[in-house]
Context: one part of a larger RNA
């Protein structure tokens, strides 16, 4: 020692003008900056809880200030069968039986347990239904192993939705257009498959039709396979779910560049066929480049072949020849040009997805980035979940009905009918979380342009953001 210390980390603000009582701080417009795609941009997770929007208000708070806010105050916002939860099971938890403990209660998880309540069929009863068949339900008979009730992931596993428009503020949720799973249908909605055939006789010129006796749980291809279905229980066996690090290489896409044409716009004393910007197509079916392939046939090689960047291949069948098949998120199409979107008109105080014209084109290039997808190496005393689901095969218990019909349809095609509950606003950080605060501190992810350069370095700028971090 009080208008005193103090209002000092991250380059910077100027001007004009509007609304005000009142402006260095709002707002608009112009001009200069900074971040510089590992952002001070766009979205989420965990946490927050209304903080989000929109009017309104200037008392208190926002450390000057304020016409401003994440503040008061008053209204309003969060719309799903398809995005998640919900379903599985993971490390682990954690209950009965059981053990132990004076008791709260521990211990324990398949361990000294009579731990299955289920499925089809048969048989026999009750009972419902227009008692033909069926549906319910009691006991018998026959069958049925599993490893233990149950929790336990909003990043594993897990059928199935996407383009456009809209809101002050919600959108894969609302509207409009196109899809799709999944379940269910008691007289099983229609229509296809199964499925229409042989023999014999009789009848008639034939065509056929009549009798009657048997087929027939689909065809086709030499093979991978194929075709729009294409009967099946208990039970057996496969297979998807289902996989590490880390190279190398091929193909898609996205973005980027680079020639041209179009439209708009900017320059325009001069120069500039000149810059900027923009030029598009969703799921879900078809259809073809384009990759894979440890698939099939033909054939039958040493003077070895063939072929990769690398390697790999091969009489257990090479090359070469014709084929299957799988992946195609790439083109073309149905969708769908009507919708976008750029630009030009018109018309309306409104209220409307207001109506209309033209345009949305043709190439190229890449060891390049960023994602996806194959292939094909190296490394391990590391060998890189699991379970629900879903699917295929073997098998043949059985079911159906006689010759035009029926049982089945792992259902093909097309209609009907449902998809309950819960979360969805916004922040997600140098101001909505945590740290007592708008704290220089903590705190999981994704997307990622151009220029130099080896580079996601550093440094400059486009798209977006911002006011220099509690004044000046």
């Nucleotide at each position: 020692u009080a208008g005193u210390a103090g209002c000092a980390a991250a380059u910077a603000u100027u001007c004009a003008a509007a609304g005000g009582a009142g402006a260095a701080c709002c707002u608009u417009g112009a001009a200069g900056g900074c971040c510089g795609a590992a952002g001070u941009g766009g979205a989420g997770a965990a946490g927050g809880g209304u903080u989000c929007c929109a009017u309104g208000u200037g008392a208190a708070c926002a450390g000057c200030a304020g016409u401003u806010g994440a503040a008061c105050a008053u209204g309003g916002g969060u719309c799903a069968g398809u995005c998640g939860g919900u379903c599985c099971u993971a490390a682990g938890a954690g209950a009965u039986a059981g053990a132990c403990g004076a008791g709260c209660g521990c211990c324990a998880u398949u361990c000294c347990a009579a731990a299955g309540g289920g499925a089809a069929g048969g048989g026999u009863g009750g009972u419902g239904g227009c008692c033909u068949c069926c549906g319910u339900u009691g006991c018998c008979c026959u069958c049925a192993g599993c490893c233990g009730a149950u929790c336990g992931a909003a990043a594993g596993g897990g059928a199935g939705u996407c383009g456009g428009g809209u809101u002050c503020a919600g959108a894969u949720c609302c509207c409009c257009a196109a899809a799709u799973c999944c379940a269910g249908a008691g007289c099983g909605g229609c229509a296809g498959a199964g499925a229409c055939g042989g023999g014999u006789g009789c009848u008639g010129c034939a065509a056929g039709g009549c009798a009657u006796c048997c087929a027939g749980u689909g065809c086709a291809g030499a093979a991978a396979u194929g075709c729009g279905a294409c009967c099946g229980a208990u039970c057996c066996c496969a297979g998807a779910g289902a996989a590490g690090c880390u190279g190398g290489c091929a193909g898609g896409a996205g973005a980027c560049c680079c020639g041209g044409g179009g439209a708009c716009a900017g320059u325009u004393c001069u120069c500039u066929u000149u810059u900027c910007u923009u030029u598009g197509u969703g799921a879900a079916g078809g259809g073809c480049a384009g990759g894979g392939u440890g698939c099939c046939c033909u054939g039958g090689a040493a003077u070895g072949g063939u072929u990769u960047c690398a390697c790999c291949c091969u009489g257990a069948g090479a090359g070469a020849g014709g084929g299957g098949u799988c992946c195609a998120c790439g083109c073309c199409u149905u969708g769908g040009a009507a919708a976008g979107c750029a630009u030009u008109g018109c018309g309306g105080u409104u209220c409307u997805g207001g109506u209309g014209g033209u345009g949305u084109c043709c190439g190229g290039u890449g060891a390049g980035c960023u994602c996806u997808c194959a292939c094909u190496g190296g490394c391990c005393c590391u060998u890189g979940a699991a379970a629900a689901u879903c699917c295929g095969g073997g098998g043949g218990a059985g079911a159906a009905g006689g010759u035009g019909u029926a049982a089945a349809u792992c259902u093909c095609g097309u209609g009907c009918u449902g998809g309950a509950c819960c979360g969805u606003a916004c922040c997600c950080a140098u101001a909505u979380c945590c740290a007592c605060a708008g704290c220089a501190g903590g705190u999981c992810u994704c997307c990622a342009a151009g220029g130099u350069g080896a580079a996601c370095a550093a440094c400059c700028u486009c798209u977006g953001g911002c006011a220099u971090g509690u004044u000046a």